[in-house]
RNA sequence: CAACGAGAAAGGCAAACCUGAGCGAAAGCCAGGGACGCAAAGUUACCGAUCUACAGGACUCCAGUGCCGGAGUCCCAGGAUGGCGGGACUGCCACA
Numbered sequence: 001c002a003a004c005g006a007g008a009a010a011g012g013c014a015a016a017c018c019u020g021a022g023c024g025a026a027a028g029c030c031a032g033g034g035a036c037g038c039a040a041a042g043u044u045a046c047c048g049a050u051c052u053a054c055a056g057g058a059c060u061c062c063a064g065u066g067c068c069g070g071a072g073u074c075c076c077a078g079g080a081u082g083g084c085g086g087g088a089c090u091g092c093c094a095c096a
Base pairs, nucleotide, nucleotide: 005093012038013037017033018032019031020030022029023028036083042089043088044087046086047085048084049081050080051079056075057074058073059072060071061070062069
């Protein structure tokens, strides 16, 4: 220095859940509390996967008969998840 991650050491992060006259159409995020767990559970949406469907599109129905209306179903990321997997970047310690 690299690899490895222990009966280490010093620390770190923070699931579910609860609270919020916080943000958002939602998924979800943020703040506080809280610890299930995590050797990258640090950063990054590049690839895949998954979640949501505001806007948009298609179809059907209702209403209306000058006037852009309403409801339902399906498709769809420009949204989201890094604690789903992979890639990239960065990082503490150091037993055998």
Source information:
A computed fold for a 96-nucleotide RNA from Azovibrio restrictus DSM 23866, annotated as c-di-GMP-I riboswitch aptamer. Lineage of the source: Bacteria > Pseudomonadati > Betaproteobacteria > Azovibrio > Azovibrio restrictus. The coordinates come from a structure-prediction model, not an experiment, and the mean pLDDT is 84. The sequence was found by an Rfam model in a public genome assembly.